[in-house]
């Protein structure tokens, strides 16, 4: 020496920049809610607004006089108008003016000063007045007019002194006495001095604006005059042309201090103190020491009383009214103290002061109880129902009295012997009483301390910022709870601080806001080496000053605090003074190194003029020649038999100059390219000679300056805005074509802006390399030329280090460091409005504000995604096969109808799906008809076992009525089970919410998703997982900052294919025997079958390939070859997917109904649309008659053989089978015959009538199958559009579950016959790398521009219009001062006669306020009508921009269009893709 904290918010996430908001403190505050108490403090910030009524300045009778009172008179003694004398200029207020010497600070000479101190020194002599009173007189009143008398410390005049003055003369020029027996006191005059106090000068320092830049005429200086307390253009008259950077406009009293801050600095100027200015508004001037005078005076003006028309009055002094605001007190007490006039004093006066009253307005102390107290009462809230919290709190037991109520003592503030105390019923002690009288506010999503429940349902409402509410809200609004702070407590408003978002300390311009288009250059700033001078700067030391309060530190004292006393410190700035000389600066002399002169070379598209040239284009002219050209994505406008187009040949114009040509040259940019040739800038180099700091860098200022564009004049092939015309499209004012004008070109002139860019201002210095390139030395070497080595100027690329927010710059810095200059301070409104320069216009340059958002952006990251690229896979396509989509039937859905057509499921991933089967059940619908502790569960109480039989009513459910029957179990109370009553917790519910869940599912869906360590990167995040092969595959091999793990893949699982062991029954039969026949008999375990278990396949073998991998390709062998074939099997995660109707669940809704029981209906409707399928449309077929050959099932409420009815469904009969034994069971397709023969048919087989059969309580709504008759549409199916790669596809059968029976053509198994076709990957989809993105709900369902409509805002112009304010010119001319004027008058002096002097009144000039007029500024308001902006709920149009945004975009300029916009001409990359080239990096 005691000081420095952040945090929310842009985003999918991150990091910057960047603005908003919060956390503090402070206040003369206000406002809601609340309120014991003392202390100290403080209280119109608004209307310098208007004031009623009181007080706020008097005082001396010891200056004089007259006069009352009092006393019976005299004296004493009080009182006092008037006159005199001091004071009223101080003390109280207030902040309008003012931007100035007004303040603040430090100096200065030309001044003045009453009382008051210090000291010289005087006061002699004389006069004339007047007030008051009196008398009389005008006036409404305010106030006067006249006549006449008197005094003074009022006045007046001689004398005499200091003192002043050209310093010699002369000149002018004082006074007053009271008091007292007295001493002596007080008072008067002239001087010197001081002390206080005052006026004047000056240095320095004191808000903003340049959309105020040029101002001033007494202005600047001079001389004379005049005037001032004093200096001075302060005044006047004459010369002179000076004088200043202002001038104007806004705002504002200023300082000590006060508030914030670590400071530095911001704000800010209430109480207190110092100045200053004002006193209803403006002018004035008298009086005095002292004023242009807040409670004096004259004069205009507004305004206000009173009025007889002529007067009155000033609270920004205390109180206190109106009024005005959110808002600021008592018409109060004393002179007790502290001061301050008067006085000799005692007294007097003092709204100054000291008190007291109001007011939580601040500061500050104390208090509302303290100890014990668990049943953890009760109530309240919550709850998982156990509890848990409120909560030791309260209740209760005890203790205490600060405060309270009531008594009582009772001070200090008093100085000076005594008296004197407003405060004051004070402060303080103190007794008695009792825990008594005394607790709110505000918030609780995050920031920020504290959390739960009901209500509410983007509804009411919160809200500083994010934001919260749309039915489980910690955010709204109740309530319990809890946290902050407390007599308060929160909003509100202002200041600061966090704010490094005005950066001096202490920030910034490449991409974020920000470097002037460029250079020359004034003024300013800055500025190389060496010695000297000087002491401005700068350091040191010391003096004076920076009032006092106030902050700071010590320390005292009110019981503490706050307040308040006392001492110290501080006081960064001015000043004076003494000294130091380093550096800066000045003075003086040198130096080259910076700069530049000369001089030898040597590059250049560097400028300006001229002059000459080929190719090309178009046009004209002639030849040859005969149909199209010519254009486009494709046309078509167009041109062409009047000869085009082509080719050949001559001419004519104008404009640009092809190869060389290079991130190569020059130039300050801007720009510069054919050749010659003149004239001219500049660089650079290389010797070494001069000059000797001459350098930089630049506010203003000049100069140059692409493109369009603007004049005037030429010129005009091409191209080519505007236009015309064809297309294209929904539309096309456009991309595309055909034409074509202005311009483009030269000359002379304007303009003055670009993405004018390296998005990087200039100029020196330092700080690693490497490698190109251009220009020019050296050195080497035989001339040249190459190589090598090395210097300068420039220009490219890489890159260290440091630096950046990253990217990315890196000796051409964006690194370090100076010097100058220029620019930015959230987005938007806006580069717009207005003003003012400049310009022919066009327009440039300067350039805000009000509203409005909480974000606007800058890099880089992760996914998406792209009408970007690169690779690579799939029945994606493509190449086969057969189908959908047309027919008619089944079957699901929307839709429509109904009392009801119950509900769910809707893009792939709903739609033959939930349902593996609605005739009643089912059933969830609907109409009726009935119950209400209920059809279901548990528990209690009664009564009765219970199940059963019969009848009544009804559609049924129910409902009466009779009858039978009395069991188990036991401790005889009783229980268990069941039926019935009855109460009271409940029950129930296919009721809503799948967007509250849980379980479960579906989908992408394939080969992916992650992790741990390490390592990069501020981070998000990255590497691992990427590269190179390779696979079906993140499969596996290889490199590799990674290594290594997990979940996926694959493999372990189950079926099918091949062998082989073991088992032989109901299966099987090679041997035997046998029958019309039959595995039927004896044997048999070989084959074949069944089911158990084992073996096989592993790229394991060769060959080729490949990198000696990994893997491919081919053969060999095997039943089977490269995951053998098919299933199961499904990662991280997406889709608020789908299900509250399987099932389970949370809140919510119900409760004589949204529960439960019944009958009938209904889910089966039918103009229609759309799936999925089935049957065909025939001859590769159909009818029909014979023959054959499986595998897997299920069967006892079953399957159903065998005889027999019956056309047939089917109906008797009834054997075998709990099943390798029995049945169902006929497998079709297919084969071999017959007919049909190309037709709506011997295809098809709906629709309809009929007849019988089957199940079932029941077959009408609304089953099945059958006989017979009927015999529709359909003749291979438009756009579209599905599925399949082999035992697949397509075709052809059987079985099976649900099931009484079946709407079975589905679904799910199950075996027969069996093919075709894959060149390839342009589309589709999916993955990986990569690159753009203004989207992140994430890209055609994103995001987003402009107009138009409409509603609201605040703004510009605007014919004006109203005010306001300032200064100018006129005019008029109050008061008044000075001045002049001899019209009127006057006591004192002089003369005395008349007059002078000197005053006064009038009058007259000049100044002059306020009026009045006239042009202008400048500034408010408001104003038909109008422009452009901003903001708004889901309006219209279009899609301009963000991907290559589908015609890359962007910037300047000129035309255009409904509008985003299009064009056109130079210029950018802050443009994707793609080739090439350099360059660089590696080897």
């Nucleotide at each position: 020496a005691u000081g420095g904290a952040g945090a929310g918010u842009u985003c999918g996430a991150u990091u910057c920049u960047g603005g908003c908001u919060c956390a503090u403190u402070a206040u003369g505050a206000a406002c809601g809610c609340u309120g014991g108490u003392g202390g100290c403090a403080u209280g119109c910030u608004u209307a310098a607004c208007a004031c009623a009524u009181g007080c706020a300045a008097g005082u001396c009778g010891g200056a004089c006089a007259a006069g009352a009172a009092g006393u019976g008179g005299u004296g004493u003694u009080u009182c006092c108008a008037u006159g005199g004398g001091c004071g009223a200029a101080c003390a109280g207020g207030u902040g309008a003016g003012u931007a100035a010497c007004g303040c603040a600070u430090a100096a200065g000479a030309a001044c003045c000063u009453a009382c008051c101190c210090u000291u010289a020194g005087g006061a002699g002599g004389g006069g004339a007045a007047u007030a008051a009173c009196a008398a009389c007189u005008a006036g409404a009143a305010a106030c006067g007019a006249c006549u006449a008398c008197u005094a003074a410390u009022a006045u007046c005049c001689c004398a005499u002194a200091c003192a002043c003055u050209g310093a010699g003369g002369a000149g002018a020029a004082a006074a007053a006495g009271g008091a007292g027996g007295a001493a002596u006191c007080c008072a008067c005059c002239c001087g010197a001095g001081g002390a206080g106090g005052g006026g004047c000068u000056c240095g320095c320092g004191u808000u903003u604006g340049a959309u105020u830049a040029g101002c001033u005429a007494g202005u600047u200086g001079g001389u004379g005059a005049g005037g001032c307390a004093a200096u001075a253009g302060a005044u006047u008259a004459c010369c002179a042309a000076g004088a200043u950077g202002a001038u104007c406009a806004a705002u504002a009293g200023u300082u000590a201090g006060u508030c914030c801050g670590a400071a530095a600095g911001g704000a800010u100027g209430a109480u207190c103190a110092g100045c200053c200015a004002c006193a209803c508004u403006g002018g004035g001037a008298c009086u005095g020491a002292g004023a242009c005078a807040c409670g004096a005076c004259c004069c205009a003006g507004a305004c206000u009383c009173c009025u007889a028309c002529g007067g009155u009055g000033g609270c920004a002094g205390c109180a206190g009214u109106a009024g005005g605001g959110a808002a600021u007190u008592u018409u109060c007490c004393u002179u007790a103290a502290u001061g301050a006039g008067c006085a000799a004093a005692a007294u007097c006066u003092u709204g100054a002061u000291g008190g007291a009253g109001c007011a939580a307005u601040g500061c500050u102390g104390c208090a509302u109880g303290g100890a014990g107290g668990u049943a953890g009462a009760a109530g309240g809230c919550c709850u998982g129902c156990g509890g848990g919290u409120u909560g030791u709190g309260a209740a209760c037991u005890u203790c205490u009295u600060u405060u309270c109520u009531c008594g009582g003592a009772g001070a200090a503030g008093a100085a000076g012997c005594a008296a004197u105390g407003a405060c004051g019923a004070u402060a303080u002690c103190u007794a008695a009483g009792g825990a008594a009288u005394a607790a709110g506010u505000a918030u609780c999503g995050a920031c920020u301390a504290a959390c739960u429940u009901u209500g509410u349902g983007c509804u009411a409402g919160c809200a500083g910022c994010u934001g919260c509410u749309g039915u489980a809200a910690u955010a709204c609004a109740g309530a319990g709870g809890a946290u902050g702070c407390a007599a308060g407590u929160g909003u509100u408003a202002u200041c600061u601080g966090g704010a490094a978002u005005g950066a001096u300390u202490g920030a910034g311009c490449a991409c974020a806001a920000a470097g002037u288009a460029u250079c020359u250059g004034u003024a300013g700033g800055u500025g190389g080496c060496u010695u000297u001078u000087u002491a401005a700067g700068u350091c040191c030391g010391c003096c004076g000053u920076u009032a006092a309060a106030u902050c700071c530190c010590a320390g005292g004292a009110c019981u503490c605090a706050a307040c308040c006393c006392u001492g110290g410190a501080c006081a960064g700035g001015c000043g004076a003074u003494g000294g130091a000389a380093a550096c800066u600066a000045c003075u003086a002399a040198g130096c080259u190194g910076g700069a530049g002169u000369a001089u030898g070379g040597u590059a250049g598209g560097g400028g300006c003029a001229g002059a000459g040239g080929g190719a090309a284009u178009u046009u004209u002219c002639g030849g040859u020649g005969g149909a199209g050209c010519a254009a486009u994505g494709a046309a078509a406008u167009g041109u062409a038999u009047a000869g085009a187009g082509a080719u050949c040949g001559a001419a004519a114009a104008g404009a640009a100059c092809a190869c060389c040509a290079a991130c190569g040259a020059c130039g300050a940019a801007a720009g510069c390219a054919c050749u010659c040739u003149g004239c001219u800038g500049g660089g650079u180099u290389g010797a070494c000679a001069c000059u000797g700091a001459c350098a930089c860098u630049g506010a203003g200022a000049g100069a140059c300056g692409a493109a369009a564009g603007c004049u005037a004049g030429g010129g005009g092939a091409g191209c080519a805005a505007a236009u015309g015309g064809g297309a294209u499209u929904a539309g096309a004012u456009a991309c595309c074509c055909u034409a074509g004008u202005a311009g483009u070109c030269c000359u002379a002139g304007u303009c003055g802006u670009a993405a004018a860019u390296g998005a990087u201002g200039g100029a020196u210095a330092c700080u690693a390399g490497g490698u190109g390139c251009u220009g020019u030395g050296c050195a080497u070497a035989u001339c040249a030329a190459c190589c090598c080595a090395u210097g300068c100027a420039g220009u490219g690329c890489u890159g260290u280090a440091g630096c950046u927010a990253a990217c990315g710059c890196g000796u051409u810095a964006a690194g370090u460091a100076u010097c100058c200059c220029g620019c930015a301070u959230g987005g938007g409104g806006a580069g717009u409005a207005u003003g003012u320069u400049c310009g022919c216009a066009a327009g440039a340059a300067u350039g805000a504000a009000a509203c409005u958002c909480a974000a606007a952006g800058g890099a880089a990251u992760u996914g998406a995604u792209g009408g970007g690229g690169g690779c690579c896979u799939g029945c994606a396509c493509a190449a086969g096969c057969g189908g959908u989509g047309g027919a008619g039937c089944a079957u699901g859905u929307g839709g429509u109808u109904u009392a009801a057509u119950c509900c769910a499921a809707u893009g792939c991933a709903a739609a033959g799906c939930g349902a593996a089967g609605a005739a009643c059940c089912u059933u969830a619908u609907u109409a009726g008809g009935g119950c209400u502790u209920g059809a279901c569960a548990u528990a209690c109480c009664g009564c009765g076992a219970a199940u059963c039989c019969u009848u009544u009513u009804g559609a049924a459910a129910g409902u009466g009525a009779g009858g039978g029957g009395u069991g188990c179990c036991u401790u005889u109370g009783a229980g268990a089970a069941c039926a019935c009553g009855g109460a009271c917790a409940c029950a129930g519910a296919u009721g809503g919410u799948g967007c509250a869940u849980g379980g479960u599912u579906g989908u992408c869906g394939u080969a992916g998703c992650u992790c741990g360590u390490g390592c990069c990167g501020u981070a998000a995040g990255g590497u691992g997982u990427u590269g190179g092969g390779u696979u079906a595959a993140g499969u596996c091999c290889u490199a590799c900052a990674a290594u290594g793990a997990g979940c996926g893949c694959a493999a372990c699982c189950c079926u099918c294919g091949u062998g082989u062991u073991u088992a032989g029954u109901u299966g099987c039969u090679a041997a035997u025997c046998g029958u019309u026949g039959a595995g039927g008999u004896u044997g048999g375990a070989a084959a074949c079958c069944u089911g158990a278990g084992c073996a096989g396949a592993c790229u394991g073998u060769c060959g080729g390939u490949g990198a000696u991998a990994a893997g491919u390709c081919g053969a060999a062998g095997g039943a089977a070859g490269g995951u053998g074939a098919g299933g199961a099997u499904g990662a991280c995660g997406u889709c608020a997917a789908g299900u509250c109707a399987u099932c389970a669940u949370g809140a919510c809704c119900u409760u004589u109904a949204u529960g439960c029981c019944u009958u009938g209906g209904g889910c089966g409707a039918c103009a229609u649309a759309c799936g999925u399928g089935c049957u065909a449309u025939a001859a590769u077929g159909g009818c029909u008659g014979g023959g054959a050959c499986a595998a897997a099932g299920g069967g006892u409420u079953g399957u159903u053989a065998u005889c027999u009815c019956g056309c047939a469904a089917g109906g008797g009969u009834g054997a075998g089978c709990u099943a390798a034994c029995u049945a169902c069971a006929a497998a079709a397709a297919c084969c071999c015959g017959u007919c049909c023969u190309u037709a709506g048919u011997u295809c098809g087989g709906a629709u309809u009538g009929u007849a019988g059969g089957c199940u079932a309580c029941a077959a009408c709504u609304c089953g099945c199958a059958u006989g017979c008759a009927u015999g529709a549409a359909u003749c291979u199916a438009g756009a579209a559009u599905c599925g399949c790669u082999a035992g697949u596809a397509a075709u052809c059968u059987c079985c099976g579950g649900u099931c009484a029976g079946c709407c079975a053509u589905a679904c799910g198994a199950u075996g027969g016959u069996g093919a075709a076709u894959u060149c390839g990957u342009u589309c589709c989809a999916a993955g990986c790398c990569u690159u753009g993105u203004a989207a992140a709900c994430a890209c055609c369902c994103a995001c987003c521009c402009g107009u138009c409509a409409c509603a609201c805002u605040a703004u510009g112009a605007g014919a004006g219009c109203u005010g306001g304010u300032c200064g100018u010119g006129c005019u008029c001319g109050a008061a008044g001062u000075c001045a002049u004027u001899a019209c009127c008058u006057u006591a004192a002096c002089c003369u005395c006669a008349a007059g002078g002097a000197a005053g006064g009144g009038g009058a007259u000039a000049c100044c002059g306020a306020a009026g009045g007029c006239a042009a202008a500024g400048c500034u408010a308001g408001u104003g038909a009508c109008u422009g452009a902006a901003g903001u708004g709920a889901a309006g219209u149009u279009g899609u301009a921009a963000c991907a290559a945004g589908u015609u890359a975009g962007c910037c300047g300029u000129a035309c255009u269009g409904g509008a985003a916009g299009g064009u056109g001409c130079a210029g950018c990359u802050g443009g994707a893709u793609c080739a090439c080239c350099u360059c660089a990096u590696u080897u």
Source information
Small-subunit ribosomal RNA from Cucumis melo var. makuwa, 1483 nucleotides, folded computationally. Rfam family: Bacterial small subunit ribosomal RNA. Gene Ontology terms of the family: structural constituent of ribosome and ribosome. RNAcentral holds the sequence, with entries from Rfam.